[in-house]
C1' cells in the first nucleotide's frame, strides 16, 4: 500500500415534495484541515523574543446528523 471484518456521535427539524438537491435554524467529531504544551535549538538589551513541536485535545473551514455511502482506530490476510 491492497483486501476482508468490526467501527461512534449528532434534527429522517421548518419551507418547497419524505431522501437527494436549494434556503433557514439547531447540533456532531472518528476522512481531511486549524491551533498549540513540555522539551529542544537560536538570539538577547537577560525583561524576553524567534523557530521547531503530539494527540482520540482544540476549532468546526471542510465533512457529517434515517438508510446507503464515508469513517479515525483495531484485528486477520497478502
Nucleotide at each position: 500500500u491492497c483486501u476482508c471484518u468490526g467501527g461512534a456521535g449528532a434534527a429522517u427539524c421548518c419551507c418547497g415534495c419524505g431522501c437527494a438537491u436549494g434556503g433557514g435554524u439547531g447540533c456532531c467529531g472518528a476522512a481531511g484541515g486549524u491551533g498549540a504544551a513540555a522539551g529542544c535549538a537560536g538570539a538577547u538589551a537577560c525583561c524576553u523574543c524567534u523557530g521547531u513541536g503530539a494527540a482520540u485535545c482544540u476549532c468546526u473551514c471542510a465533512g457529517g446528523c434515517a438508510a446507503a455511502a464515508g469513517g479515525a482506530c483495531a484485528g486477520g490476510g497478502a